[in-house]
This record gives sequence, structure tokens and C1' cells, in this order.
RNA sequence: GGGUGAUUAGCUCAGCGGUAGAGCGAUUCGUUUACACCGAAUGGGUCGGAGGUUCGAUCCCUUCAUCACCCA
Repeated sequence: GGGUGAUUAGCUCAGCGGUAGAGCGAUUCGUUUACACCGAAUGGGUCGGAGGUUCGAUCCCUUCAUCACCCA
């Protein structure tokens, strides 16, 4: 320098045009003498940034950034 893939909750990931989800973790309550386990509830997101297409974009297109891998 060229190519491919990835970027979504604190972590690991799903969702791939129609108002954003799961598991784990966090907080609170219950349970316990207490802790753990277990049960219930609550909170947590500019869907990496900027443009474009569309009635409507996390999803499609362009570009930038970051990360991983491959080629030279």
C1' cells in the first nucleotide's frame, strides 16, 4: 500500500428497513443469625463519528476512525 471482517447496555453477544433485546454483572427487596445460593423488582443505550437514500435507517450507500486477520 491492497483485501476481508468487526464496532449495539459495564462485559459477552443477538437483532439486519417499521418505537432496541438476551445472558452475565450492578442496585434494591425477600429468604438466612450472617454470608453464599435462590426468588422478585429496578436501573443501564447519541446502535463508533459525519454525510446520503427512504414516509421511516442499528439495518442500505459513501466517507472517516479504531480493532483483528490475510496478501505484498

A computed fold for a 72-nucleotide RNA from a bacterium, annotated as transfer RNA. The sequence was found in a public genome assembly.